Model confidence (mean pLDDT): 84 of 100. Transfer RNA from Gekko kuhli, 72 nucleotides, folded computationally. Rfam family: tRNA. Gene Ontology term of the family: triplet codon-amino acid adaptor activity. RNAcentral holds the sequence, with entries from ENA. Lineage of the source: Eukaryota > Tetrapoda > Bifurcata > Gekkonidae > Gekko.
């Protein structure tokens, strides 16, 4: 410089057009003399950024930024 990949809760990570689920962790509350497992339950996402398409976009389309990979 060119190509491809990925970007979603503090980490991992599902999802695909109809306002987002898990798991680890947090936080508090029950068990305990404590603590650690256990139960049960709250927080915590403008779905990387800006623009189009559409009644409606995390999901389609353009262009950017960023990681990580290829090839010169």
């Nucleotide at each position: 410089g060119g190509g491809g990949c990925u970007g979603u809760a503090g980490c991992u990570g599902a999802g695909u057009g109809g306002u987002a689920g898990a798991g680890c962790g947090u936080c508090a509350g029950c068990u305990u003399g404590g603590c650690a497992u256990g139960c049960g339950g709250a927080a915590a996402g403008u779905c990387c950024c800006a623009g189009g398409u559409u009644c409606a976009a995390u999901c389609c389309c353009c262009g950017g930024c960023a990681u990580c990979u290829c090839c010169a």